[in-house]
């Protein structure tokens, strides 16, 4: 310097106007950009997450259903396996967008010049920017304790 394990916390930003009944959603200008990598710093280079989807796979999962077996006089308990749906774990699938040229050993990361992207419902009128799931979830990171070395 590095390593297991458990735990507490942290962990998303961003508008004015115009016109019109009506639009923060059109037009005009404007603003913002999650993590971990990456010989030098990223919205756009690799990967991940979450949102979406799965006639995949699993669980001492929750509920329900019909069927059968003990135990009892009954009322009811209990027990295998089986369908359905939820739920959670995994594992698949999906998933936007950048080039030129400088400077350097190295830079689609820095400087410069033009450019682009941006999930789903809602909303008297179309959304990265309102509302909403989300006081949600998360890649992850910052500490502590225990080991261990």
């Nucleotide at each position: 310097a590095a390593c297991g394990u458990g735990c507490u916390c942290c962990g998303g930003g961003g508008u004015c106007g115009g016109u019109g009944u009506a639009a923060a959603u059109c037009c005009g200008a404007a603003c913002c950009g999650g993590c971990g990598g990456u010989g030098a710093a990223a919205g756009u280079c690799c990967g991940c997450g979450a949102c979406c989807c799965g006639c995949g796979c699993u669980g001492u999962g929750u509920g329900a259903g019909a069927a059968u077996c003990c135990u009892g006089a009954a009322g009811a308990g209990g027990g295998c396996a089986c369908u359905c749906a939820c739920c959670g774990g995994c594992c698949g699938g999906u998933u936007g967008a950048g080039c030129u040229g400088g400077u350097g050993a190295a830079a689609u990361u820095c400087c410069a010049g033009c450019a682009c992207c941006g999930a789903c419902g809602g909303u008297u009128a179309a959304a990265g920017u309102c509302c909403g799931g989300a006081u949600g979830a998360g890649a992850g990171g910052c500490g502590c304790a225990c080991g261990a070395g």
The RNA shown here (FMN riboswitch aptamer (RFN element)) has 149 nucleotides and comes from Cryobacterium melibiosiphilum. The model forms 100% of the base pairs in the Rfam consensus. Its mean pLDDT, the model's own confidence on a scale to 100, is 85. The sequence was found by an Rfam model in a public genome assembly. Rfam family: FMN riboswitch aptamer (RFN element). Gene Ontology term of the family: FMN binding. Taxonomically the source falls in Cryobacterium (Bacteria, Bacillati, Micrococcales, Microbacteriaceae).